[in-house]
RNA sequence: CCAGAGGGUCGGGCGGCCGCGGGUGCGCAAGCACGCGAGGAAAGUCCGGGCUCCACGGAAAUACGGUGCCGGGUAACGCCCGGCGGGGGUGACCCCAGGGAAAGUGCCACAGAGAGCAGACCGCCCACUGGUCCUUCGGGACUAAGGGCAAGGGUGAAAGGGUGCGGCAAGAGCGCACCGCGCGACCGGUAACGGAAGCGGCAUGGUAAACCCCACCGGGAGCAAGACCGAAUAGGGACGGCACAUGGGGUGUUCCGCCUCGUCGUCCGGGUUGGUUGCUUGAGGGGCGGAGCAAUCCGUCUCCUAGAGGAAUGGCCGCACAUCGCCGCAAGGCGAGGACAGAACCCGGCUUAUAGACCCUCUGGCGUU
Numbered sequence: 001c002c003a004g005a006g007g008g009u010c011g012g013g014c015g016g017c018c019g020c021g022g023g024u025g026c027g028c029a030a031g032c033a034c035g036c037g038a039g040g041a042a043a044g045u046c047c048g049g050g051c052u053c054c055a056c057g058g059a060a061a062u063a064c065g066g067u068g069c070c071g072g073g074u075a076a077c078g079c080c081c082g083g084c085g086g087g088g089g090u091g092a093c094c095c096c097a098g099g100g101a102a103a104g105u106g107c108c109a110c111a112g113a114g115a116g117c118a119g120a121c122c123g124c125c126c127a128c129u130g131g132u133c134c135u136u137c138g139g140g141a142c143u144a145a146g147g148g149c150a151a152g153g154g155u156g157a158a159a160g161g162g163u164g165c166g167g168c169a170a171g172a173g174c175g176c177a178c179c180g181c182g183c184g185a186c187c188g189g190u191a192a193c194g195g196a197a198g199c200g201g202c203a204u205g206g207u208a209a210a211c212c213c214c215a216c217c218g219g220g221a222g223c224a225a226g227a228c229c230g231a232a233u234a235g236g237g238a239c240g241g242c243a244c245a246u247g248g249g250g251u252g253u254u255c256c257g258c259c260u261c262g263u264c265g266u267c268c269g270g271g272u273u274g275g276u277u278g279c280u281u282g283a284g285g286g287g288c289g290g291a292g293c294a295a296u297c298c299g300u301c302u303c304c305u306a307g308a309g310g311a312a313u314g315g316c317c318g319c320a321c322a323u324c325g326c327c328g329c330a331a332g333g334c335g336a337g338g339a340c341a342g343a344a345c346c347c348g349g350c351u352u353a354u355a356g357a358c359c360c361u362c363u364g365g366c367g368u369u
Stems, first nucleotide, its partner, number of pairs: 001365010013319006020037002023034004039340001043351002046349005051222004064218005069083005084098001085096004099213002104211002106207003121153002123149004129144006161179006180202001181200003186195003226277004236268007247261005284303008323336005
């Protein structure tokens, strides 16, 4: 210098004017002054909690849902850290729902002889069995109705270890050597796991983001949760006063029958609109010291940083700066102009979006000394 890997920070700055939402102070009021006012994701609402109400005697189990290597962290987690195993990369490093397939069940399409108590289409062979022929009568040759084989071909994603030598009628872990595989005394490690003497001719192929088995976890709904105050008006109830029916209303109509009732006052309780609260100081941020590889924890000092409720956080101007476009050999000139986005009870995570700028550590290659 080029190419790359991992991690972190910022994500517009300064000034002026006008406005918006809360707070504090002053003021009778109008208003004035001061101070505060979006994010790293406020987003998706995917996990885990706090808080609130509902349900529930306790515990356990079934069903259903979730999680799933080991150890640690945490209030908790499906999150984080450290390790293990597998895969990828020359490397820094990256990726993995990563328990159980010897409890049972299911599935493995098409092709293929055979796909799960494996199998024989082509092929190889005739030891055994049958037939035909020959014979020196010991046997030999041919053939396959009948058998043996699983090497070679072929099908398939996958065909029940591989290579070589021996062996055989032909073959085959049938035997042997090496490799692979399984079990594994013992050793190391908290563990996952790693190493490994020896043993076994090799046995149960894959699939559990198929049912299932095992271990652990889980009651439901959510701030529109919930709590409080409570007007006019309409309606309900209780008590009391007045009134009365030869009436009014309902039962489709008529008769009969049945049911029901007005008004005033006082009190009670529920609801609608509305108001208050929940509401923001919290598993909180920062500095320093300590423990730890780290996540994180402990101690101490310090800071206060939105709380709206159809919902504020905005607009204009000036100055430089980053970036982009055009012109120019260049110096430079002209123009554009801030990425994604935006609180709504609050935290811890994950995921997704993000113009651009900066910093740290590391890897590979090339060059120079």
Predicted 3D model of a 369-nucleotide RNA (Bacterial RNase P class A) from Sphingomonas degradans. Its Rfam family is "Bacterial RNase P class A". The family's RNA type in Rfam is ribozyme. Its mean pLDDT, the model's own confidence on a scale to 100, is 75. The gene name in the source record is rnpB.